[in-house]
């Protein structure tokens, strides 16, 4: 230099003026005015998954029902999430992709084409022809049938074809003719050994001629996981209204899917559940100090852990977090041949109970490591 | 803010994983003097989208898009 790979940060800057929300502070009887701190995001989104925190009056076991997960190991408060390795698969590589357990429990599909689609099996060809067999031979006694074209019973590969898939591959040897029938390799399967926490891994010993098609994101097995409902929870004050009606449970009921089992709790015309009718759209809490953020130092490939130091960093709720002006650097865009000059002006978005994460949407700027090409020293 | 449903022709539903289809609309023909109703023929779809699982997806599984629906307090 061209083309990628993998990741990290930012995503407007810096001055002036005006103006918005919370807290704070002075002045004020009050409205108010003055001053100071701080004031969106890397996704604050989708609500797709996990947790915190609250309710559910008053809980634990045991199984089942449902719904989630799925190679191993870690790391987390937890995850379906993240590091790391293991198997596939793709890339000349850098690196990428990967819902990946079980189809020798059991059910079910496998359209169409095809002779056959699931305890496989057809056509053309080829071989043979009494019976039994431990495949070494033995019995019986002279070998299906025939119109001599052949047919009829067994044996049976290789070709084409058809399909996504046709029940191991190449060589050679054997055989009437042939096949793992036999034999070298190579795949497959199981055991032993070796490494490896482990998944998994070895032209490693041994055994077995091959029995076992695919689909579980179809039911289903198997290990593990999970009570349910969400700040419009939920807990106080103040206003208002008809503390109303219907209709259902309630001498046993209930503990939020079901069944036991153990406990526990509630009632005697009240209580609960549902519906419909009334009434307000007030105000405090919950509310932001947290699995919190930077900085050093350790540990570990690494997710992350520990240790010390500092630091406070939106809390609205008809719902703040804007506007205008100047500079200067990127972007576009128009004239120029260039130099320059003009115009425009950031991308996707915008808190709402808070965290962990996927997941999508995002104009462009910088930076780090690494691979492949061609050119030159 | 939460929490739930659905999406298939223009409209309203359908459809064991195996070629998407009904009925209404619509466009020719016929039938009438003429329209309507009737009959007959026929167009009209990337199954809302983009991926995966399968030999094969409207169906099964993920993610986006797009539509509709509940919620609050007192007595």
């Nucleotide at each position: 230099u061209c083309a990628g790979a993998g990741g990290a940060u930012c995503g407007g800057g810096c001055g002036g003026c005006c103006g918005c929300g919370u807290c704070u502070c002075g002045c004020g009887c009050a409205a108010g005015c003055g001053g100071g701190c701080c004031g969106a995001g890397g996704a604050a989104a989708g609500u797709c998954c996990g947790g915190g925190c609250u309710c559910c009056a008053u809980g634990g076991a045991a199984c089942g029902a449902c719904g989630g997960u799925g190679c191993c190991g870690g790391a987390u408060a937890a995850c379906g999430u993240c590091c790391g390795g293991c198997g596939g698969g793709g890339g000349u590589g850098a690196c990428c992709c990967u819902a990946g357990g079980g189809a020798a429990a059991g059910u079910g599909c496998c359209a169409c084409a095809g002779a056959a689609a699931g305890c496989a099996g057809g056509u053309c060809g080829c071989g043979c022809u009494g019976g039994c067999u431990u495949c070494g031979g033995c019995c019986c006694a002279g070998g299906u049938c025939u119109u001599c074209g052949g047919a009829a019973g067994c044996g049976u590969g290789a070709c084409a074809g058809u399909g996504a898939a046709a029940g191991g591959g190449u060589g050679g040897g054997g055989u009437a003719a042939g096949a793992g029938c036999c034999c070298a390799c190579c795949g497959c399967g199981g055991u032993c050994c070796c490494g490896g926490u482990a998944a998994c891994g070895g032209c490693g010993g041994c055994c077995g001629g091959c029995a076992c098609g695919g689909c579980a994101a179809a039911c289903c097995c198997c290990a593990c996981c999970g009570g349910g409902a969400g700040c419009a929870a939920g807990a106080c004050c103040g206003a208002a209204u008809a503390g109303g009606g219907a209709u259902g449970g309630u001498u046993g009921g209930g503990c939020u899917c079901g069944u036991u089992c153990c406990g526990c709790c509630c009632a005697a015309u009240g209580c609960c559940g549902u519906c419909c009718g009334g009434g307000u759209u007030g105000g405090u809490u919950g509310c932001u100090u947290g699995a919190g953020g930077g900085g050093c130092g350790g540990a570990g490939c690494g997710a992350u852990c520990c240790g010390u130091c500092u630091c406070c960093c939106a809390g609205a709720c008809g719902a703040a977090u804007g506007g205008c002006c100047g500079c200067a650097c990127a972007g576009c865009c128009c004239c120029u041949u260039a130099c320059g000059g003009g115009g425009u002006g950031g991308a996707c978005a915008g808190a709402a109970c808070c965290c962990g994460g996927c997941u999508u949407a995002u104009a462009g700027a910088u930076c780090c490591u690494c691979u492949g090409g061609c050119a030159c020293u | 803010g939460g929490g739930c449903c659905u999406g298939u022709a223009g409209c309203u539903c359908a459809a064991c994983g195996g070629u998407a289809g009904a009925g209404c609309c619509g466009g020719c023909c016929g039938c009438u003097c003429a329209u309507a109703a009737c009959g007959g023929c026929u167009a009209g779809g990337u199954u809302g989208u983009a991926g995966g699982u399968u030999c094969g997806a409207a169906u099964c599984c993920u993610g986006c898009c797009g539509g509709g629906c509940c919620c609050a307090c007192c007595a």